Predicted 3D model of a 1453-nucleotide RNA (small-subunit ribosomal RNA) from a metagenome. Rfam family: Bacterial small subunit ribosomal RNA. Its family is annotated with structural constituent of ribosome and ribosome in the Gene Ontology. The RNAcentral record of the sequence draws on SILVA. Its mean pLDDT, the model's own confidence on a scale to 100, is 85.
[in-house]
RNA sequence: AUGCAAGUCGAACGGAAACGAUAGAAGCUUGCUUCUAGGCGUCGAGUGGCGGACGGGUGCGUAACGCGUGGGAAUCUGCCCUAGAGUUGGGGAUAGCCCGAGGAAACUCGGAUUAAUACCGAAUACGAUCUACGGAUUAAAGGUGGCCUCUAUUUAUAAGCUAUCGCUUUAGGAUGAGCCCGCGUCGGAUUAGCUUGUUGGUGGGGUAAUGGCCUACCAAGGCGACGAUCCGUAGCUGGUCUGAGAGGAUGAUCAGCCACACUGGGACUGAGACACGGCCCAGACUCCUACGGGAGGCAGCAGUGGGAAAUAUUGCACAAUGGGCGCAAGCCUGAUGCAGCAAUACCGCGUGUGUGAAGAAGGCCUGCGGGUUGUAAAGCACUUUCAAUUGGGAAGAAAAGCAUAGCGCUAAUAUCGCUGAGCUUUGACGUUACCUUUAGAAGAAGCACCGGCUAACUCCGUGCCCUCAGCCGCGGUAAUACGGAGGGUGCAAGCGUUAAUCGGAAUUACUGGGCGUAAAGCGCGCGUAGGCGGUUUGGUCAGUCAGAUGUGAAGCCCCGGGCUUAACCUGGGAACUGCAUUUGAUACUGCCAGACUAGAGUAUGAGAGAGGAAAGUGGAAUUCCGGGUGUAGCGGUGAAAUGCAUAGAGAUCCGGAGGAACAUCAGUGGCGAAGGCGGCUUUCUGGCUCAAUACUGACGCUGAGGUGCGAAAGCGUGGGUAGCAAACAGGAUUAGAUACCCUGGUAGUCCACGCCGUAAACGAUGUCAACUAGCUGUUGGGCUCAUUAUAAGGGUUUAGUAGCGCAGCUAACGCAAUAAGUUGACCGCCUGGGGAGUACGGCCGCAAGGCUAAAACUCAAAGGAAUUGACGGGGGCCCGCACAAGCGGUGGAGCAUGUGGAUUAAUUCGAUGCAACGCGAAGAACCUUACCAGCCCUUGACAUCCAGAGAAUUUUCUAGAGAUAGAUUAGUGCCUUCGGGAGCUCUGAGACAGGUGCUGCAUGGCUGUCGUCAGCUCGUGUCGUGAGAUGUUGGGUUAAGUCCCGUAACGAGCGCAACCCCUGUCCCUAGUUGCUAACAUUUAGUUGAGAACUCUAGGGAGACUGCCGGUGACAAACCGGAGGAAGGUGGGGAUGACGUCAAGUCAUCAUGGCCCUUAUGGGCUGGGCUUCACACGUGCUACAAUGGCCGGUACAGAGGGUUGCGAUGCCGCGAGGUGGAGCUAAUCCCAGAAAACCGGUCAUAGUCCGGAUUGGAGUCUGCAACUCGACUCCAUGAAGUCGGAAUCGCUAGUAAUCGCGGAUCAGAAUGCCGCGGUGAAUACGUUCCCGGGCCUUGUACACACCGCCCGUCACACCAUGGGAGUGGGUUGCUCCAGAAGUGGUUAGCCUAGCCUUCGGGAAGGCGAUCACCACGGAGUGAUUCAUGACUGGGGUGAAGUCGUAACAAGGUA
Repeated sequence: AUGCAAGUCGAACGGAAACGAUAGAAGCUUGCUUCUAGGCGUCGAGUGGCGGACGGGUGCGUAACGCGUGGGAAUCUGCCCUAGAGUUGGGGAUAGCCCGAGGAAACUCGGAUUAAUACCGAAUACGAUCUACGGAUUAAAGGUGGCCUCUAUUUAUAAGCUAUCGCUUUAGGAUGAGCCCGCGUCGGAUUAGCUUGUUGGUGGGGUAAUGGCCUACCAAGGCGACGAUCCGUAGCUGGUCUGAGAGGAUGAUCAGCCACACUGGGACUGAGACACGGCCCAGACUCCUACGGGAGGCAGCAGUGGGAAAUAUUGCACAAUGGGCGCAAGCCUGAUGCAGCAAUACCGCGUGUGUGAAGAAGGCCUGCGGGUUGUAAAGCACUUUCAAUUGGGAAGAAAAGCAUAGCGCUAAUAUCGCUGAGCUUUGACGUUACCUUUAGAAGAAGCACCGGCUAACUCCGUGCCCUCAGCCGCGGUAAUACGGAGGGUGCAAGCGUUAAUCGGAAUUACUGGGCGUAAAGCGCGCGUAGGCGGUUUGGUCAGUCAGAUGUGAAGCCCCGGGCUUAACCUGGGAACUGCAUUUGAUACUGCCAGACUAGAGUAUGAGAGAGGAAAGUGGAAUUCCGGGUGUAGCGGUGAAAUGCAUAGAGAUCCGGAGGAACAUCAGUGGCGAAGGCGGCUUUCUGGCUCAAUACUGACGCUGAGGUGCGAAAGCGUGGGUAGCAAACAGGAUUAGAUACCCUGGUAGUCCACGCCGUAAACGAUGUCAACUAGCUGUUGGGCUCAUUAUAAGGGUUUAGUAGCGCAGCUAACGCAAUAAGUUGACCGCCUGGGGAGUACGGCCGCAAGGCUAAAACUCAAAGGAAUUGACGGGGGCCCGCACAAGCGGUGGAGCAUGUGGAUUAAUUCGAUGCAACGCGAAGAACCUUACCAGCCCUUGACAUCCAGAGAAUUUUCUAGAGAUAGAUUAGUGCCUUCGGGAGCUCUGAGACAGGUGCUGCAUGGCUGUCGUCAGCUCGUGUCGUGAGAUGUUGGGUUAAGUCCCGUAACGAGCGCAACCCCUGUCCCUAGUUGCUAACAUUUAGUUGAGAACUCUAGGGAGACUGCCGGUGACAAACCGGAGGAAGGUGGGGAUGACGUCAAGUCAUCAUGGCCCUUAUGGGCUGGGCUUCACACGUGCUACAAUGGCCGGUACAGAGGGUUGCGAUGCCGCGAGGUGGAGCUAAUCCCAGAAAACCGGUCAUAGUCCGGAUUGGAGUCUGCAACUCGACUCCAUGAAGUCGGAAUCGCUAGUAAUCGCGGAUCAGAAUGCCGCGGUGAAUACGUUCCCGGGCCUUGUACACACCGCCCGUCACACCAUGGGAGUGGGUUGCUCCAGAAGUGGUUAGCCUAGCCUUCGGGAAGGCGAUCACCACGGAGUGAUUCAUGACUGGGGUGAAGUCGUAACAAGGUA
C1' cells in the first nucleotide's frame, strides 16, 4: 500500500433499490422469462432514536492539586432502581422519492410533493424554579401484542379495556463526573530575587458549580534561603528487581489515575467531548485532478518501508466472558477467546535400565614397566515415558427457542412476567486433554571453562609473533594463561558473551563513617536567623504513648483446595509499618503563669603584664661630612679579582649631620581572639586574675548569611632614606653559571592616609560545658607554718604555662585534666590520584590578584604510619700493606708473552672492572686442531643387533700430494661334550652411530669473588594488630658473635678457635744405601768396626695466660716479668658459614631441549692459530763501579730417572759427538749451585755497560725445522744514561737479591709450580683515599645511588579553554498581523410555525463591525548547542635534546 477494528433499531417514520416466498397476469420452449401485488419474509438509501465520551493504543507534553493519601462543599449525572403525578388537544414544515441544472470529481443548487417517538404553539401543573410574597414561568409521543366486559356501527373492528415498551415532570438512591484543601512527590544557587489580573475587597458578568474564571473601580499587596523565579530531566501510583533491614534502582506485562491522537488553534452536538477511526480554520507532508478544485491522518488489529544489536500472523471464532443497539430472535464487536512465530522467561519430562575385564581396539600420555579414556563401548538380559502408529474420547454449555404445568397481572381460560418438568438444538480451539493398539534402544546433547580469585592438567605447535585478558597479568624456544588435541570440571535443552540494576560498598555512614600526620577545623573575633538550653510548682495536652473505628483490588507471605506433579489458577488469613476520626494517659519536651540561685553578669577592694593608640625623649653602633696626626696599602675570599687609595685611603683623635633599630636584663618568662607585641617617660584606653561580701535572677552556649580585625610582600598619594637589599652592573667559580661567593646598587624596608585579604595565618588539633590516677618545674594572686638570720623556703588553694606518666584512645606514631580519654550542644569541612584550586560564569579589587568552583580526558594507583634492608659529598666506634713511614718495582727502552684492533681463504673457540689479558694452554713445525682451501667416504673412524663370507695377520710392486685403489706374497689359528662356541676381518640392509653445532638465561658438577671478613640462623618464651623485634643490643675485652658482666630472655646450630700436615726443642725405638766420636785401615766413611752424634721415620714430651707483680669491676682480659728451644694464635699450610654477582664453564665431563644426517658427521694433503700502521696488561734483560770481565776457592735444599738418567775415557773452541760403567735409586746418574770470598783489570765512556738486530758457519730433536724450533761459534753491536701523569707489591727469615729442581715434553720457558743461599729498612699514628664490621640517623631508594626523579624544547595523537565570527534550538520584551470560532453591537439583506388592529411585531438567519486569539512577520535582548583561521595550557606516548631542581646535610637544608 491493502483489509478489517461501531454500529444497531421496520416494535419511531415516509417508503421499496436488492434478494426470497406466495398469489395473479402475459409470453410461451411446461418450467423458464417478464410484469403486477409492500399483502408477506425482509430491507439499500433517507428522516428519527440510542450508541460513536466505552472498549483498544501510546507516553509527546506535564515538576503540576498531574499523581498518591486523607479530608471537604458550592455541583451535574443519559441508560438503571424506588416513589408521587401526568401522557389532553392542535399546527406548520422538511429529507427521501420525482422533475430539472452545474461540476472531471468531491459534491452542490432550484422546483413540486410527503411522514413521524423530527419540529412548534395552546391547555393542564402533584410538584419544581423565580418572587417585590401580590403573583409569575415551565411539560409530554407515541409504538406493539391481546380482548370484546361496557359504548358505537354491529360481519368485524373502532372508541374502549388490558398487558407491555416508551414519553413528561418531581423527589430520593445508585453509578459516573467536575471543583477545593492538608501532607508527600527528581537534579541544579556557576538560577536570588519573582509578580500588575499580580494579592485582596466591592459591584457586575460567566459556569452545572466555588473562585481574578472574566470585567470596572478601590487598596498595595502576594511569593521567597523551610529555596520563590529560572534551567534541565521525567507521565504518577499499586507494584517490580535487589537488600538482613534501612535503603537503592525502576514504573514492561496486570490494575487505578492523568495526558495525547499528523502539528497548532477553535468551538458545535450532547447527560457526558473541546471528541483516535466527528466538524471548522491555519501549517507541514502524501495522493487524485480535466489545473478550476478536491481527498487523507494505524500512538486500534494484522501487515509494509525506514531506523536499530533487536521484538511475531495481512490467521480462526463470536462457542465462552464482556460491550453497543433491539421487546426479542438477532446483528456488530482485531475487546475478548483461541491458534501461528521466537528456548524470550518459568515449570515439568525424555534422550534409556541392569549386567558386562580380554580392563578389547583406537586416541592421549609415559619414567617404556605402564597409566588413562573405562563398565565406558562391544556382548548378554530388560523396559518403552516422549515422538511415530491404531482405535476410542471428556470438560469448557449456562442459556435461548418450542410446546406445556403452576403462580402473578387482568373482566379474561388473551398476551406478558416468574418458577418447574419435557422436546429440539448451539464448540473457534480440535486430528484437544486423557485412555488405548503396534514396533523397536529404536528418532533425541550441547555449551562454557580448567594460572590465582574459582571446581577442573598434561602433550604438541608457536616464539613479545599469532593472540588471550573481569582484576592481577600471560607470550622474547621446555607457555597447566595463546592455538590444537587427550583428559577433567561446571551447568544442561540449554550454555556462554554483551548491556543494565541492586548487593557485597560501613565506598555518602538515618540504622552506620570520619577531619594531629592518610582527603578533611573557616586565619581570628563579634553577632542575626536557626539549633540547643539550669532548679522548682501549677495549668494545658501540641509533640509523645495506648485503645477503638474507617480506608488500603491483584501481587509478596502463611494455611488450604484444583489441574498425574510443578509452573499456573483459586478460597481464607496475615500484612500493607500510612492517613483520618474518636476516647484516654501526662513522666519527658513544648506553651502559659509563678518562684529559686549552683550557669551568666554587676558592684567594692587589691594585683601582674613587650595588650593597644598618641606625644616626647635617651645612649651605643653603622654610614656620611669637616679638621688634625700619618704612610702605602686597604678590603675581600677556599683562593682571587672587581672596588677604594699618593688628588693621601685604611688606621687613629676631635667636631658635626641624619635615619633606623633598641645589646645586656631575657627566661619551654609575660600579655593579646588571632595576626602579633621588647630602650625610657607621660596621657588616653581594652582585657585578665585574686579575695571577701552584696545584688540581678537563666539574662546562657553555638552560630548559616553578615560584619570587623588580619604577618610579609604588593598597589596609590605625599614625605623620608643611615644600614640592609629583589631588579640591575661588575668580579670570580664553572663545560656553561642568567645561581650559590665577592664588590657595588635601585625599588622596598621607615612615617602619614587609603587599598589588598592572603601564609606551613601550625598545636597542621573549631568553640563551649561536665567528668576521669599521680609526680616535677615555672609565672601572677590569696591563706598558712618556723627558726639562728631573710616570708629566702615549706604546705595549701586559685588562675595560667611547661616536662613525665596510669587508665583509656589511636592504623601506628603518639595523646594523656591545656586529651587525640568518657560524654553533651552547635558550627565548618572530607569522600581515589592527576586534570585543578584550573576553565567558564558571578561577586570583590586601581592593578597584582582574591573568593566561589566544574567537566572532558587519563591512571590503578596516589597517600599515612611503622618494619627490614640498601644507600648518604650523615654521625660514632673498630679493623685491613687501606693510608702514613720505608724498601723495591711498573708506566720510558729492547725483547718475550697474552689481549684488543686491523688484516686474512682461515688467522678455531672461550675468558672482558676489581674477580679477562705468561688466563683454559703442565708447552700449535705434522699430530694436537676444533679453523681455511682442495681431494675423498656415506651404517660410516667408534658401540649394539641381523644375514652372508672369510682365520687374524703379513710381504712386495704400481698409480696418486695423501686418503685410497689395483696387483701380489706368506698364512689356515684358539676352545669343544664334535652339535658348535669365542675373538677378529670383509660385504649387505636398516634400526642407529656421530656432531669442539646452539642454548652456562633450561641444568648437574666444578670454580672465582666479597672473604679466612665475623658473621648467618633456629627452637621455646616474651613484646607488637602486623611486617617484625628480642636473643645478636648495652659496659668492657678479643684476631674473632673470643670471653666476662649486665639483661625477657633461656638454649642450640652453621661459621671463629681447636682437632690434621709441615717446621722449631727434647726424649724413646730402629740403624741401610745414611752417619763417623773412639780403635784399626786409608787418596777417598774406602774398608773393618761402632750405634754415641748428624740424619732418616715411627712414637711420645712440651705452651696452658700454668706461675709472679700491676691495671681492671672480686670478671673476662690486658701490661710487665720469671722460667723455657719456643709466650700469649710460636711460624707456615690445608680448611672458605648463610648467601651475593641469572659471575665463569654445554670446548674437561655429564645432561634436558633444539638443529645437521651423501653432512654442521668421517678421512687425507697443504695452509692457518706464529700476520702487523697501532693500543693495553704481565714479565725478562738492562741502562752499570754495591758493577762488568778474567783467574782461583767454598757452602745447599728439594726433586727427577729404564721408550729413562747416563759416569770415567776419547773427539770438537762450543752446542755436541763417540762409547755404554752404574742405577728400577738415602747406593748410580742428572749435578761443577750461584750470589758470596780472594786476586787482577776496566775509571764514568753509550763504555771492556747493554745485548737487540742482522750476516755467516754449525749442533740436536724429529717422516719433516721454508712458512714456524731450541742451542753453539765467529762477526755485527740498535734502543737504553733510572723513566710524565699515574700506579703495584711487601711488616721478618719478610722485601730485595742469587742460583737449583720439577711437571708438560721427541724438541721447544723470560711462564707456572717448588727449593734452598745471602738477607734489610720502616710503622709517629688513624685526619685523609680504598675495602670491610657493629651501633645510630635521614630517605620520595627495594632491579636497592650504576637508585629515584623535575622542567623547557622537538615529534605524534587525544580531549578541552579563548577566538573575528558563522549556523541552529528555546525564550523575554516592543510592535505588525489577524483564519476559523465564541461573545458584544447592528442602521444592510432575508425569513414556515407565535401574536396581530393584518400595517406589522416578536424572534431568527445571512452579512457587516468591535473584542479576544492560533499560524505568520519585524526589531531588540537572554540562553543553549554545533562549528571556526589562529591561539593557550593539559593529558598520553619509543631507549629524542638540554641541564640536574627534589629525595641523604641530595652536595646552597